[in-house]
Context: one part of a larger RNA
RNA sequence: UUGGGCCUAAAACGUCUGUAGCCGGUUCGAUAAGUCCUUGGUGAAAUCAUUGAGCUUAACUUAAUGAAUGGCCAAGGAUACUGUUGGACUCGAGGCCGGGAGACGCCAAGGGAAUUUCUGGGGUAGCGGUGAAAUGCUAUGAUCCCGGAAAGACCACCAGUAGCGAAGGCGCUUGGCGAGAACGGGCCUGACGGUGAGAGACGAAAGCUGGGGGAGCGACCCGGAUUAGAUACCCGGUUAGUCCCAGCCGUAAACGAUGCGGACUAGGUGUGCUGUCACCCACGUGGUGCUAGCGUGCCGAAGGGAAGCCAUUAAGUCCGCUGCCAGGGAAGUACGCUCGCAAGGGUGAAACUU
Numbered sequence: 001u002u003g004g005g006c007c008u009a010a011a012a013c014g015u016c017u018g019u020a021g022c023c024g025g026u027u028c029g030a031u032a033a034g035u036c037c038u039u040g041g042u043g044a045a046a047u048c049a050u051u052g053a054g055c056u057u058a059a060c061u062u063a064a065u066g067a068a069u070g071g072c073c074a075a076g077g078a079u080a081c082u083g084u085u086g087g088a089c090u091c092g093a094g095g096c097c098g099g100g101a102g103a104c105g106c107c108a109a110g111g112g113a114a115u116u117u118c119u120g121g122g123g124u125a126g127c128g129g130u131g132a133a134a135u136g137c138u139a140u141g142a143u144c145c146c147g148g149a150a151a152g153a154c155c156a157c158c159a160g161u162a163g164c165g166a167a168g169g170c171g172c173u174u175g176g177c178g179a180g181a182a183c184g185g186g187c188c189u190g191a192c193g194g195u196g197a198g199a200g201a202c203g204a205a206a207g208c209u210g211g212g213g214g215a216g217c218g219a220c221c222c223g224g225a226u227u228a229g230a231u232a233c234c235c236g237g238u239u240a241g242u243c244c245c246a247g248c249c250g251u252a253a254a255c256g257a258u259g260c261g262g263a264c265u266a267g268g269u270g271u272g273c274u275g276u277c278a279c280c281c282a283c284g285u286g287g288u289g290c291u292a293g294c295g296u297g298c299c300g301a302a303g304g305g306a307a308g309c310c311a312u313u314a315a316g317u318c319c320g321c322u323g324c325c326a327g328g329g330a331a332g333u334a335c336g337c338u339c340g341c342a343a344g345g346g347u348g349a350a351a352c353u354u
Base pairs, nucleotide, nucleotide: 004325005324006323007308008307012322014202015201016200017199021195022194023193025089026088027087028086029085030084031083033082034081035078036077037076038075039074040073041072042071048066049065050064051063052062053061054060092192093189094188095187096185097184098183104178105177106176107175108174109173110172111155112154115151116150117149118148119147120146121145122144126137127136163170164169207248208247209246210245211244212243216242217241221237222236223235224234259321260320261319262318263317264316267299268298269297270296271295272294273293274292275291277289278288279287280286303310304309327354328353329352336347337346338345339344
């Protein structure tokens, strides 16, 4: 508890693009489909109501009249709203122009400290590791110091509740190619918009297939310890993997646990980008201040909330569209279908139990 809900109780699809559908700014005209009014037809009977009649009365039966049958059809009329259609508009949306910001994407080239290995030289008995040790390495000369070479991975400081991206995510430098957003202009188009069942694309890590690569790290595994045991935590090794190319997989505490878009509703204070103005200036892509737009944080009024808390980045007040929830377990299981090489993914019950 269907007149309800979805941050944390069950419930926002991981994210975006977009088909159908649903919804849709301002204004003028036409139309009259929706809508509204009037009239007519139809809406069987029984049932129901009123008034009579018939069984002694009543129930019951029956006659007349009425009501109802929230419907449908036709004609005439109304035109605010919705629809359809024609025209116009600019504030939504898009385009164009301008100077800027950014770890945004792809590709290429270049660089760097460190690590490991090899090699040359120096040098001698230990090194390493731990709570303490041992396994391990070392006289075939280790650890340590100096020079050189190779390889793979990574990118310290800068670095910031800083930035960019739809999300996943993105961090050395330079170049090339590509994309998006903000601000300013108010020049152009003229509602071209919002959401989005299906569908498509992207999607961390791990995993899979083929080929390469392999320094460090390191599931599995092997040793050493610890321990009652120790299939662990600690230590020494080490294979897949981690890296690259091509192709799969499609999941996550994919989280802000908060769907997307729009409108409205006190403020205060940081910070990033941008613009006007003022001042300073060692004139530099400079600095400071005020203010405005967009983003990103914190604190708080009203209001909301079970509370924690949220509070112009809403969880407030409204509108549009989508997805989802309905006690716990069985169970994200079984069956079926579908996708996948597989692992498995998607969809997704019931008996029974409480």
Model confidence (mean pLDDT): 88 of 100. A computed fold for a 354-nucleotide part of an RNA from Candidatus Iainarchaeum sp., annotated as small-subunit ribosomal RNA, central domain. The sequence was found in a public genome assembly. Its Rfam family is "Archaeal small subunit ribosomal RNA". Its Rfam clan is "SSU clan".